RNA sequence: AAACAUGAGAGUUUGAUCCUGGCUCAGAGCGAACGCUGGCGGCGUGCCUAACACAUGCAAGUCGAACGUGAACGGGAGCAAUCCUUAGUAAAGUGGCGUACGGGUGAGUAACACGUAGGUAAUCUACCUUACUGUUCGGAAUAACCUGCCGAAAGGCGGGCUAAUACUGGAUAGAGCGACGGGAGUCAUAACGACUCUUUCGGGAAAGGGAGCUCGAUAAGAGCCUUCGCAGUAAGAUGAGCCUGCGUCUGAUUAGUUAGUUGGUGGGGUAAAGGCCUACCAAGACGAUGAUCAGUAGCUGGUCUGAGAGGAUGAUCAGCCACACUGGAACUGAAACACGGUCCAGACUCCUACGGGAGGCAGCAGUGGGGAAUCUUGCGCAAUGGACGAAAGUCUGACGCAGCCACGCCGCGUGAGUGAAGAAGGCCUUCGGGUUGUAAAGCUCUGUCACCUGGGACGAAAAUGCUUACGGUUAAUAGCCGUAGGAACUGACGGUACCAGGGGAGGAAGCACCGGCUAACUUCGUGCCAGCAGCCGCGGUAAUACGAAGGGUGCAAGCGUUGCUCGGAAUUAUUGGGCGUAAAGGGUUGGUAGGUGGUCUUAUUUGUCUGAGGUGAAAUCCCAUGGCUUAACUGUGGAAGUGCCUCAGAAACGGUAAGACUAGAGUCCUAGAGGGGUUUGUGGAAUUCCCGGUGUAGCGGUGAAAUGCGUAGAGAUCGGGAGGAACACCAGCGGCGAAGGCGGCAAACUGGAUAGGCACUGACACUCAACAACGAAAGCGUGGGGAGCAAACAGGAUUAGAUACCCUGGUAGUCCACGCUGUAAACGAUGGGUACUAGGCUUUGUGGGAAUAGACCCCUGCAGAGCCGGAGCUAACGCAAUAAGUACCCCGCCUGGGAAGUACGGUCGCAAGACUAAAACUCAAAGGAAUUGACGGGGGCCCGCACAAGCGGUGGAUCAUGUGGUUUAAUUCGAAGCAACGCGCAAAACCUUACCUGGGUUUGACAUCCCCGGACCGCUGUAGAAAUACAGUUUUUGUAGCAAUACAACCGGGAGACAGGUGCUGCAUGGCUGUCGUCAGCUCGUGUGGUGACAUGUUGGGUUAAGUCCCGCAACGAGCGCAACCCUUGCCUUUAGUUGCCAGCAUUAAGUUGGGCACUCUAGAGGGACUGCCGUGGUUAACACGGAGGAAGGUGGGGAUGACGUCAAGUCCUCAUGGCCUUUAUAUCCAGGGCGACACACGUGAUACAAUGGAUGACACAAAGGGAAGCGAACCCGCGAGGGGGAGCGAAUCUCAAAAAGUCAUUCUCAGUUCGGAUUGGAGUCUGCAACUCGACUCCAUGAAGCUGGAAUCGCUAGUAAUCGCGGAUCAGAACGCCGCGGUGAAUACGUUCCCGGGCCUUGUACACACCGCCCGUCACACCAUGGGAGCUGACUCAACCAGAAAACGAUCAGGCUAACCGUAAGGGGGCCUUCGUUGAAGGUGGGGUUGGUGACUGGGGUGAAGUCGUAACAAGGUAGCCGUAUCGGAAGGUGCGGCUGGAUCACCUCCUUU
Repeated sequence: AAACAUGAGAGUUUGAUCCUGGCUCAGAGCGAACGCUGGCGGCGUGCCUAACACAUGCAAGUCGAACGUGAACGGGAGCAAUCCUUAGUAAAGUGGCGUACGGGUGAGUAACACGUAGGUAAUCUACCUUACUGUUCGGAAUAACCUGCCGAAAGGCGGGCUAAUACUGGAUAGAGCGACGGGAGUCAUAACGACUCUUUCGGGAAAGGGAGCUCGAUAAGAGCCUUCGCAGUAAGAUGAGCCUGCGUCUGAUUAGUUAGUUGGUGGGGUAAAGGCCUACCAAGACGAUGAUCAGUAGCUGGUCUGAGAGGAUGAUCAGCCACACUGGAACUGAAACACGGUCCAGACUCCUACGGGAGGCAGCAGUGGGGAAUCUUGCGCAAUGGACGAAAGUCUGACGCAGCCACGCCGCGUGAGUGAAGAAGGCCUUCGGGUUGUAAAGCUCUGUCACCUGGGACGAAAAUGCUUACGGUUAAUAGCCGUAGGAACUGACGGUACCAGGGGAGGAAGCACCGGCUAACUUCGUGCCAGCAGCCGCGGUAAUACGAAGGGUGCAAGCGUUGCUCGGAAUUAUUGGGCGUAAAGGGUUGGUAGGUGGUCUUAUUUGUCUGAGGUGAAAUCCCAUGGCUUAACUGUGGAAGUGCCUCAGAAACGGUAAGACUAGAGUCCUAGAGGGGUUUGUGGAAUUCCCGGUGUAGCGGUGAAAUGCGUAGAGAUCGGGAGGAACACCAGCGGCGAAGGCGGCAAACUGGAUAGGCACUGACACUCAACAACGAAAGCGUGGGGAGCAAACAGGAUUAGAUACCCUGGUAGUCCACGCUGUAAACGAUGGGUACUAGGCUUUGUGGGAAUAGACCCCUGCAGAGCCGGAGCUAACGCAAUAAGUACCCCGCCUGGGAAGUACGGUCGCAAGACUAAAACUCAAAGGAAUUGACGGGGGCCCGCACAAGCGGUGGAUCAUGUGGUUUAAUUCGAAGCAACGCGCAAAACCUUACCUGGGUUUGACAUCCCCGGACCGCUGUAGAAAUACAGUUUUUGUAGCAAUACAACCGGGAGACAGGUGCUGCAUGGCUGUCGUCAGCUCGUGUGGUGACAUGUUGGGUUAAGUCCCGCAACGAGCGCAACCCUUGCCUUUAGUUGCCAGCAUUAAGUUGGGCACUCUAGAGGGACUGCCGUGGUUAACACGGAGGAAGGUGGGGAUGACGUCAAGUCCUCAUGGCCUUUAUAUCCAGGGCGACACACGUGAUACAAUGGAUGACACAAAGGGAAGCGAACCCGCGAGGGGGAGCGAAUCUCAAAAAGUCAUUCUCAGUUCGGAUUGGAGUCUGCAACUCGACUCCAUGAAGCUGGAAUCGCUAGUAAUCGCGGAUCAGAACGCCGCGGUGAAUACGUUCCCGGGCCUUGUACACACCGCCCGUCACACCAUGGGAGCUGACUCAACCAGAAAACGAUCAGGCUAACCGUAAGGGGGCCUUCGUUGAAGGUGGGGUUGGUGACUGGGGUGAAGUCGUAACAAGGUAGCCGUAUCGGAAGGUGCGGCUGGAUCACCUCCUUU
């Protein structure tokens, strides 16, 4: 100098957000266990379960220097008997000390057991130390031993001998003890008292042993001396007992407990105070500050964790306690009610000759058992410690060591350097490579550990004994004691640590993980299977989540898992939380205990603060330093131990005591306001009923009806009467009340608040467990009453049903009196009190001011009731002087959801039920507020052929075509509400073709690469259905080079890489497309607001087809969409006139030709339209309406153009493409068949049903297209389809080509027809290798259904619908389809209530897969835990009674026995046994209480991908919902009564803001 530091979060509720809130994870730890693995050493730890039972061995003995006895083996001598020695040894016994320590365990114990601080003036203390004194004279026994006897044994009994430091009598003793004591002094207590001195009386102690010397005789014995003992006393030290304050778990679903109980007096007992015990007396004692009871538990130092405060824990080490097979008891002793002692009882085990005995490992090892689980029947007393001994020494499972176990902590190693051909192998791959990886191999080194060899410790040095010297004691140079020195002896561990040498990289790495949290990724396999999982969650064919592999990450002789504790968790909140809506304010008030408390002064010092002293054991933690090579471990010193006690000081604050004050609180007087309460009267309107009159056929009721009432006279109307209940208007977020609640009027009685006056009291206050009172509606009891209404009930409707909603009736009840109940969304979902903190407006009561003729209005107080709003607060919503703001005081309540406000228990109640109030089990959420969407049988605004108004259709017929279904060898495949179905297919006879049958091919029909040969092609023949196979034949290629040869194309053959696949997955994809929808929307940047999701912009007021534009605005801008730009059409101009045109001129049969380009037309370029102009309206706007002009007018018409996105929409069979599958086949070629089937159903069309028509004849007018493997004219033939023909034309020239409806005539005359044309027969034409399956067309004949179409449904707003024909693509041929073109050419739109779809704003939401959503209850099934339950069976416990062992105490001459003392003796005294009594354990009896297990049956509860019935809730959830209560019902639930808004919508009222 140091010993004071220090705090991290994440995942998971949602579409997203913030909050609340639980669950889970990351950390540290362990006496652990389990799985895989395992080289060495050091230091520690090791039955947490059965305080279960124990075989065997050991764990407490020692002393001959207390005592009497006293061997043998062996050795020696002797012929032998025997003797000597062994040896006064071993052994046993008497006696002393020890065995109460040490060691074990934690069952019991919630207690003075433990901790801490004290007390003991209420006590003891063997051994040890110090001081003083004494240690005297006697006596009688007894064990061992001998002997006899009993017993199986254990053991016991009788007789006889004997010793002591054993036992015992007497003497002596000061202070000790006792006594009625007395006297003096000192100290002290709340009080009792303590100590010292003196005095009187009483009883009261002992033991000897050893060494040495002297005497004696060497003995006995005596003396001296020394030492160890013994006895007494006073102290010390140590240890122990007892008492007290404080601290020390949970439950109140344990609230009352207690008779020795609480206290006193006397006595007993103890070392000692005390009901500790006893007799008597008194009636106390404890308890919400938790008694009693129940459950659990040894306590502490400490240990683990934590930033700390705390929380959990109490292994090892240390202190205390308790226990020793279970229960009880005492004896001995200084100390025990005694682990290895005694007695008794019980259970268990063992021995037995059946008579009787023995035992207690929770000592060390060890065994069985239990269990997930915990070691050797080891060595040694060498060290440390202990017992005994004078000592040597003996004993010591204490202890020191070793053994086993990765159980923990710590250390070391498994090699180091170099080494790129980046080897091989593995794995992946985009096939290029990457990675394993300097890793390996190779080369150069090192030698820790292990192994072998050799050396080799510290721990040992004291003590004792021996010996030397000195000192003391003494007569003594003996002896003994002390001091100093010397030599010798002693090691379990252990030949261990350590050191040296040797050889040689040689012998030494695993485990878990790799979706996020959380460091670390790929491939294969699997296919909601197998499996994983701590939470969220993975797995249904491309799994970084399963299994494996490669690679990686982490830790490492370990690594993971499981269990438990703390942390994170501010998730019990003292530090450090909350309660309007998330869980949470008691329904309200009064008020006791308790808590808290105004101003001033004084005192005190209890709290509080400061300083000092004592204590807070050691170890541990921390700091410093030292020792083992380091570390772990450990030595020394310190710090700390936040506590308790004592002393001293301070006096601000709290307390206490005293005094004073008036601002809190209260009293008094005056005044007014009020549905405050109770009681008694009284009034009118209305409903109903009764009576009477008038009067006639309906009334009533509903969405519509019916039940019901009425011709026996209803309803309506008039008059009279009865009865009950409720009080219109006034009436008002106005008043009063604590809350519930209170409303006609009057009276009586009565409570409270307020304003003013400012006289009085003087803190009297606030809050409030327990307690008490009040407490809507429903309900209950008794008795009344009963008009209306109305649970239940009945009937009628509605409905699939309707135990409902609606209707007609209707009983409890609603009303009164007296009792009970005690609950509501009893709500402001907001406890009470006090103080403070911007404003504005309204209103009730009352006071003051000013003003006025007066009343308002105005200014200003107090007490209420409301609205808005700032700061602040809040998760937000919101609250905001009536706080949810800022503070203080007191009470109540909350701690995830469900189970459940339920069960059990208790209290209350007549009952219904109320209050109090869990757990098992189960889930990872449940929830609040706000956001964006979506939705609503919510609202507002707007649009659309959406409806309406119209026109024409479909649905009926026949046919065509597509689809479904069925059939089939195949009827290839796809498309499926709108948005599949004349769709893919702008064209299936073959081909197409993907399907089926059969026949062929296998590097392939097609691509690239390699090798060999050859040109190929073509032609002919044979077989065959063809593909194909075989044979023959013809010609013999190009480029470069002189050539050999090479290259290129083609053909044939061969080998393998590969080709091929209309096979699967459109839910792996690209691309393309449909749809909402040509709807007006969808977004972004910056800024701003919000914690945030998000909002704003984009909303609002207008306007538009439009998020189009204007105005306003915390927004300002921008993008994709809209519009415009593009094409086409409508008008004009200009340019250009061939193939087009023809006004005028000429000409012709004809614009045929000349000529012309004016016109039409063509096709280039321009113009034109912009709300530009005028008027009106509108905000001087955008814009709207009307008008002018104009070919065209408000986007002129049409087209192309399709935002962000939605539908896992469609397409792997257009194409492309990942993955999978196939490879003599799922590829490919060929022939034939099929895609064309046919009871039927649907969609889309065609043609019709006729006269606005059919037929016949004549005549007229288009547009847009196509044409060379083509269009094909004229002319001829054919009834016709068509044939022949071949001019012209690659097209404003030629051609298809005739337009049709139409117009003009004629005919038919309402019929299954001169309508309609299907079907069928016959005959043909055309295309094509080929029309059988299966083409189109023509002619003749045939002549079906059908006479305008049910429910329902489609299209269309103008050149549109309707109608009419024409062209084109595809195509050899083959449209009623599709795509285009023009001709003729309407009707209607009042309007937005309704249907459908859409847009914007707003609102509600329990929806977000988004209403095709969500979700409730019964029933059925499976499983789980749980309540009740006739009982059955344990545990604990209570009181009563019976019985009573051992033992203690007491009694005991009634009986037996008896050494010491007294006595000469008899005997006495005393003692022992026996016996009796009291207490007393186990046991027994019946009866209570608490608690556990089990139980037929039974109740509800929970959970469980696809069960049943309904649809209660969420939107106005289709009857608004919910709360309390009653009743009813399969179920959700319905209904009545009262209450709440946590109800949508519309209207009204009030208030606010602005003007």